[in-house]
RNA sequence: AAGGUAUAGUAGGUGAUUGCUUGGAGUCCAUUCCAAGAGGAAAGUCCGGGCUGCAUUUGAGACAUGGUUCCGUCUAACGGACGGCUAGGGUAACCUAAGGGAUUAGUGCAACAGAAAGUAAACUACCUAAAGUAAUUUAGGAAAAGGUGAAACGGUGGAGUAAGAGCCCACCAGCGCUUUGAGUAAUCAUCGCGGCUAUGCAAACCCAACCUGCAGCAAGAAGGGAUGGUUUUGGUCUCAUAAUUUAUGAACCCUUCGCUAGAGGUCUAUUGUAAGAUAGAUCGUAGAUAAAUAGUCACCCACGACAGAACCCGGCUUAUCGCUGUACCUUUUGU
Numbered sequence: 001a002a003g004g005u006a007u008a009g010u011a012g013g014u015g016a017u018u019g020c021u022u023g024g025a026g027u028c029c030a031u032u033c034c035a036a037g038a039g040g041a042a043a044g045u046c047c048g049g050g051c052u053g054c055a056u057u058u059g060a061g062a063c064a065u066g067g068u069u070c071c072g073u074c075u076a077a078c079g080g081a082c083g084g085c086u087a088g089g090g091u092a093a094c095c096u097a098a099g100g101g102a103u104u105a106g107u108g109c110a111a112c113a114g115a116a117a118g119u120a121a122a123c124u125a126c127c128u129a130a131a132g133u134a135a136u137u138u139a140g141g142a143a144a145a146g147g148u149g150a151a152a153c154g155g156u157g158g159a160g161u162a163a164g165a166g167c168c169c170a171c172c173a174g175c176g177c178u179u180u181g182a183g184u185a186a187u188c189a190u191c192g193c194g195g196c197u198a199u200g201c202a203a204a205c206c207c208a209a210c211c212u213g214c215a216g217c218a219a220g221a222a223g224g225g226a227u228g229g230u231u232u233u234g235g236u237c238u239c240a241u242a243a244u245u246u247a248u249g250a251a252c253c254c255u256u257c258g259c260u261a262g263a264g265g266u267c268u269a270u271u272g273u274a275a276g277a278u279a280g281a282u283c284g285u286a287g288a289u290a291a292a293u294a295g296u297c298a299c300c301c302a303c304g305a306c307a308g309a310a311c312c313c314g315g316c317u318u319a320u321c322g323c324u325g326u327a328c329c330u331u332u333u334g335u
Stems, first nucleotide, its partner, number of pairs: 001331010012300007020037006039306001043317002046315005051216004055248002058240006066211004070084005085099001086097004100207002106205002108201003123146002126141006154172005173197001175194003180189003220257006230251003264283008
C1' cells in the first nucleotide's frame, strides 16, 4: 500500500421564523413563560417474561399439547448471551452446526445401474470330476480377479489351497473392553487385549431426559346509561373441600383509570478470559386516542438509505445510504 475478518459508534448539522402535543408555573380570563417530545431497527409478531383475568370456593394429581437436547457459566426467564469441546468450510484471521439414541425398544427408506443392497448373490472370468473329435453340457467348490454403483461383508503384503477366503500371520483403519496422564466437564493423548469387522438416514416415524395451564391492554378496574330476547369462553379427566340449583353480576354505549419510576438510563470503582456481578454517585428522558414533533428561508457538508411509539421490558430475525474508530489475518514493497 492492497485485499479480507471481527467488533463499536453515528443516523445530516447550525441559525432565524411561523405552527402542533404533554407536563409545570402564572394570569381578572385569553394571552405569557419554562421543560420535554419516534428507532437502531420503532418493523416481523418468532421466543421469553412483568402485569391482568379465567365471576359469586380452594387445593392436589395424571394425561394431552408444545418446546429443548455436547460441556460449563450468566440471566427474572428464554429456543437467548459468553467461554470451551467436537465435526465441517476457509491459506488464515474466522464462520456454521439442524451436536442425546440406529441389529444394544420397534417400524421404515436408500432411486437408477448391477447377478445381487441384510438368512446376500453369481454377469464375465477360476478350480475339480464325468461325457464329448471339438465347441460345449452336467454336478460340486469359491467370492480372492474384473464390471455396475455413493456404498458389494475392511485394506496392503505373505503363507497356505484343487482354486480360494481373517482360514492363519505382520502392519494399518474401524469397533468393543481397558491402563495411565491432563481437564470442573464435554474431550484429548497414551498402554494393552480381543473377535476379525454388513453402511447411511431420526432436517424419517419413534425412544429417552428435562421443561410446559389458557387467553391477552381491544387484558382488566371504577362511575353513569340502556336492559326485550339470547349468551356467559379461557385444554381434558379424576380426587378432596366449600356452596346448594336458583338468583345476581357480566356481555352493549359513554367517561375516567390502566398509561409510564421500569428486572430504568448514565458515570465511576472492584472483580471475572468474557457474558456479567457487587457497590457508590447522578438523572427524571413521548404518553397520542382517527392518532402530536411540521412548514419556510439562509449556510455547511459525508449530499442523507431503511423507515413513525400506542402497556412495558430482555432477545432473535429481516430491511438498510454513507461516515468514523479499534483489533486481527494474508500478499507485496522499503527500512
A computed fold for a 335-nucleotide RNA from a Sulfurospirillaceae bacterium, annotated as Bacterial RNase P class A. The coordinates come from a structure-prediction model, not an experiment, and the mean pLDDT is 77. Rfam family: Bacterial RNase P class A. Rfam links the family to the GO terms dimeric ribonuclease P complex, ribonuclease P activity and tRNA processing. The model forms 95% of the base pairs in the Rfam consensus. The sequence was found by an Rfam model in a public genome assembly.